[in-house]
RNA sequence: AACGUGGCCUUGCCGAAUUCCGGGAUUGUUUCCUGGGAGCGGGGGACCCACUCCCUUGGGGCGCAUCGCCAAUAAUGGCGUAGGACACUCUUCGGUCCGAGCCCGUCAGCUAACCUCGCAGGCGUCGAAGGGGAAGACCU
Numbered sequence: 001a002a003c004g005u006g007g008c009c010u011u012g013c014c015g016a017a018u019u020c021c022g023g024g025a026u027u028g029u030u031u032c033c034u035g036g037g038a039g040c041g042g043g044g045g046a047c048c049c050a051c052u053c054c055c056u057u058g059g060g061g062c063g064c065a066u067c068g069c070c071a072a073u074a075a076u077g078g079c080g081u082a083g084g085a086c087a088c089u090c091u092u093c094g095g096u097c098c099g100a101g102c103c104c105g106u107c108a109g110c111u112a113a114c115c116u117c118g119c120a121g122g123c124g125u126c127g128a129a130g131g132g133g134a135a136g137a138c139c140u
Base pairs, nucleotide, nucleotide: 011124012123013122014121018038019037020036021035022034023033024032025031039119040118041117042116043115044114049109058107059104060103061102062101067080068079069078070077071076083098084097085096086095089134090133091132092131093130
């Protein structure tokens, strides 16, 4: 000096998963439990509209995470791919990464009123967090 790993501080990213108040616990000071408010994100649920076959090779939902091909192909693996992410926003060039998982239980089209559920988890801090263009916000 470079790379890798861990810790702390600060400040960010993905995501709906944030924020405030009350009570309690633990702590060395920021975390947990519980109740409530706000905000955010889902699901169910009329008229109208849509559907009117089928009732099982069941079907449906959250999520970017689907759909193909190959390998006895089921498990599993590989190669692609719809789609998604990359540091204020949009766009373009370009590269990298993800392309999982879970739930309902034979039942759900849309859907005002109404009912109901969730607010987890993961990662980074000189980085593709890159190059070009545009618009805006904030500060002076």
Molecule: c-di-AMP riboswitch aptamer (ydaO/yuaA leader)
Organism: Desulfovibrionales bacterium